This is a predicted structure of a 550-nucleotide part of an RNA (small-subunit ribosomal RNA, 5' domain) from Volvocales sp. NrCl902. RNAcentral holds the full RNA, with entries from ENA. Model confidence (mean pLDDT): 83 of 100. Taxonomically the source falls in Chlamydomonadales (Eukaryota, Viridiplantae, core chlorophytes, Chlorophyceae). A source record names the gene rrnS.

Context: one part of a larger RNA
């Protein structure tokens, strides 16, 4: 000069868009971050309709019994009007009961898929890593193309019921039941395994629609099984490169090779049994220090140096070491056992926990942000879908942390005005700079209106699939951006320097004090260099300084 995940002084309108624990892989309160699928399966609850039993209130019809108009009689009886109270039916409400029967929601288990992804984080690895270019002995769930099946039996168990043991975490025994859970059997295009013969290996159903003989066909859509490709991701092997230190010079026994045999999805001393002495190394072997690697960043003309925050690819841990189960993948951040250290609960028997997920606490430090919104887009996991769940994401928040971009006003305007500084006392500078007079209105501050970001789902028509039409409906950012209208120059500049290097000068104070400073060096009575005032110069929402790097 440039640069920086920066601090640290002064100072500070406003807006995009990045980025913010570079120190304790220190220690964590509390929330949340990994589930879904009832269209795989018994069961349990809730709600509703439908049936049953009872009960009230109610309304009509029917009777029976008082009573009462009207008519008619000497009176009554009939006949007719009205009320009333019982009784029976029938219908409506309401409630109740109790099985059963439909639908609809719902979910504790059984099974399924995913939880190996996404997120973090750099301890440890000098090569079991990373880059580059190759390579043959190999697996791949979901997806995809094709070929070929889905025949027929069985027996448990969870939930749940009983009972028991514990403080708790949880166990235990005894009893029932269901599956696309678990097994048998049959059948093998085909794989496997073999030199041939020959053996050996599956499987599962669901929901909707339709038909009738009513438990079963047929249709659709989704699911299962066998084998091949594909594609996608993985493990495996070679070459070549990849940081210091000789004040580390020898090192290696499963150590190089071979033969069998084990094991692995695979080649392999990978393991073992034997046999044979080889293998590495001054082109620096062992060994010690340091460290994730890379596209990149940064600085330089370049060659090279430094450097590996943010974004992207690998690798590597997951509280310390060890281990293996599951599984298509794991020797698994939010599984599982064992040890170890820490912290918590406890009825002392015995138990529980792991932020290097996002928020946040302490600590540590010169230093790094909300216990924030919302699944509306992106993508992801599950489902047939509807949708459920995603601190991935999209978003606000807090910080001049960096970088871009605005303004803090414009134009006229000389009695060159007052004040302040100097002054040779004439006057000079501050200075068109204010005053003053037009204008303007970015910002500001009232109000008004107001978005792209949506694609999709969901109902009609379409038997159905596709596809079109109507119809309806989804937005965290947010009443944001933006747009309009009025109001007034109003709401907005500082730090740094000023002897040389280096752009800017004079005056007071100070007197080798007091201080300044990157180097030279300045200061001991006229200091452009210290203070402090004018004035100036440079960069500006920043400047200055320390710090590191080229």
């Nucleotide at each position: 000069g440039u640069u920086u995940g920066a601090a640290c002084g002064c100072u500070a309108g406003c807006g995009g868009u990045a980025u913010g624990c570079u120190u304790a892989a220190c220690a964590c309160a509390u929330g949340c971050a990994a589930g879904u699928c009832g269209a795989a399966c018994g069961g349990g609850g809730u709600u509703u309709a439908g049936u049953u039993u009872u009960u009230a209130a109610u309304a009509a019809u029917u009777g029976u019994u008082a009573a009462u108009u009207g008519u008619u009689u000497a009176a009554a009886c009939g006949c007719u009007u009205u009320u009333a109270a019982c009784a029976a039916u029938u219908g409506u409400u309401a409630a109740u009961u109790g099985u059963u029967u439909a639908a609809a929601c719902u979910u504790a288990g059984u099974g399924g898929c995913g939880c190996a992804c996404g997120g973090g984080a750099g301890a440890g690895u000098a090569a079991u890593a990373c880059g580059u270019a190759g390579g043959a002995a190999u697996c791949u769930a979901c997806c995809u193309a094709u070929c070929g099946g889905a025949g027929u039996g069985g027996g448990a168990u969870a939930c749940c019921c009983u009972u028991u043991g514990g403080a708790a975490a949880c166990a235990a025994a005894g009893g029932u039941u269901a599956a696309u859970a678990c097994c048998g059997u049959g059948u093998a295009c085909g794989g496997c395994u073999u030199a041939g013969c020959a053996g050996u290996u599956a499987a599962a159903c669901a929901a909707g629609g339709u038909a009738c003989u009513u438990g079963u066909g047929c249709c659709u859509u989704g699911g299962c099984c066998g084998a091949u490709g594909g594609a996608u991701g993985a493990g495996c092997c070679u070459g070549c490169g990849u940081c210091u230190g000789a004040u580390u010079a020898g090192c290696u026994u499963g150590u190089u090779g071979g033969u069998g045999a084990a094991g692995u999805a695979a080649a392999g001393g990978u393991u073992u049994a034997c046999c044979a002495a080889g293998g590495c190394u001054a082109u620096g072997a062992u060994c010690a220090g340091u460290a994730g690697c890379u596209g990149g960043u940064u600085u330089g003309a370049g060659a090279g140096g430094a450097u590996g925050a943010a974004c992207a690819g690998c690798c590597u841990c997951a509280u310390u070491g060890g281990a293996a189960c599951u599984g298509a993948g794991a020797c698994a951040c939010g599984g599982u056992c064992c040890a170890g250290a820490c912290u918590c609960c406890u009825a002392c028997g015995g138990g529980a926990g792991g932020c290097a997920g996002c928020a946040g606490u302490g600590a540590g430090g010169a230093a790094u942000a909300u216990u924030c919104c919302g699944c509306a887009a992106u993508g992801g996991g599950c489902g047939a879908a509807a949708g459920c769940c995603u601190g991935a994401c999209g978003g606000a928040g807090c910080a001049a942390u960096a970088c871009c971009g605005c303004g803090u006003g414009g134009a006229g305007g000389a009695g060159g005005a007052a004040g302040a500084a100097c002054u040779g006392u004439g006057g000079u500078u501050u200075g068109u700079a204010a005053a003053c007079u037009c204008c303007u209105u970015u910002u500001g501050u009232u109000a008004g209106g107001g978005a792209g970001u949506a694609a999709g789902g969901a109902a009609a028509a379409g038997c159905g699939c596709a596809u079109u039409u109507u119809u309806u409906u989804u937005g965290a950012a947010a009443g944001u951006a933006c747009c309009u209208a009025a109001c007034g120059a109003a709401u907005a500049a500082g730090u740094c320097c000023c002897u040389g290097c280096u752009a800017a000068c004079u005056c007071u104070g100070u007197g080798c004090c007091a201080g300044c400073a990157g180097c030279a060096g300045c200061g001991g009575u006229a200091a452009u260099a210290c203070a402090g005032g004018g004035g100036g110069g440079g960069c500006a929402a920043g400047c200055g300084u320390u710090a590191a790097a080229c």